RNA sequence: CGCAGUGACGCGGGGUGUCCCGGACGCCGGGACUGAGAUCACACCCGUCGAACCUGAUCCAGAUCAUGCUGGCGAAGGGACUGUCGCACGAUGGUCAC
Repeated sequence: CGCAGUGACGCGGGGUGUCCCGGACGCCGGGACUGAGAUCACACCCGUCGAACCUGAUCCAGAUCAUGCUGGCGAAGGGACUGUCGCACGAUGGUCAC
């Protein structure tokens, strides 16, 4: 000096469903399922090397008590256009010693 790796902090983006029980039932409380996360946690996930997430979609097939539960759709379309510092790694130059 560079930077593909990695950590911290900052900035930005994103989701929060299904079933059961009870109640004073458009709501609240408890339990169950999948998941990183199931509505609030200074949490979790993702930031273009982008499958975080949204659209298509009240889609198709299978499974399930039920569900975006699994697979397809599908590298289809859209999507935040990330800063500072440290570590690691690499490159170049200089100095000293042997």